[in-house]
Molecule: transfer RNA
Organism: Lachnospiraceae bacterium
RNA sequence: GGCGUCUUAGCCAAGUGGUAAGGCAUGGGACUGCAACUCCCCGAUGCGCCGGUUCAAAUCCGGCAGACGCCU
Numbered sequence: 001g002g003c004g005u006c007u008u009a010g011c012c013a014a015g016u017g018g019u020a021a022g023g024c025a026u027g028g029g030a031c032u033g034c035a036a037c038u039c040c041c042c043g044a045u046g047c048g049c050c051g052g053u054u055c056a057a058a059u060c061c062g063g064c065a066g067a068c069g070c071c072u
Base pairs, nucleotide, nucleotide: 001071002070003069004068005067006066007065010024011023012022018055027041028040029039030038048064049063050062051061052060
């Protein structure tokens, strides 16, 4: 220098044009003499950033940034 993959909550992670699943953790509650275990409840002003396409974008297109890998 060229190419590819990835970026979604504190962490893991699904979703591949039409209101963003789930798990763990945190927080609240029940239970308990106090706890632990167990059970119940709760979170996305928007998906790395900036634009574009579209009635509608996490999703498609372009650019940029970061991480990882391959080639020279």